A computed fold for a 116-nucleotide RNA from a marine sediment metagenome, annotated as SAM riboswitch aptamer (S box leader).
RNA sequence: UCUUAUCCAGAGAGGUCGAGGGACCGGCCCGAUGACGCCUCAGCAACCGCCCGCGCACGCCGCGGGAAAUGGUGCUAACUCCGGCAGGAUGACGUGGUCAUUCCUGAAAGAUGAGA
Repeated sequence: UCUUAUCCAGAGAGGUCGAGGGACCGGCCCGAUGACGCCUCAGCAACCGCCCGCGCACGCCGCGGGAAAUGGUGCUAACUCCGGCAGGAUGACGUGGUCAUUCCUGAAAGAUGAGA
């Protein structure tokens, strides 16, 4: 970098540092009552791995179930904090488009796992 799955659940204390942090932009939040980061400990969670069953175009492939947090990751403010792009619903202006609020659907972007 590409492919694919998931993203409204869950889970924080101590130490250290010292000014920004929440990916980007806007908003809104967090932060000298010390955030973010780092370290230690604790916790949450079943993505891979493990076990069982079924299927199979058989490849340690697919589907379902289970145990487990002394296997490998991940995570522990706010829905991925909300929006951004497109469509729809609603309303206003007044006639084919513009704007606005909220809601719904999808996409994009991002995060994490697995594979390449």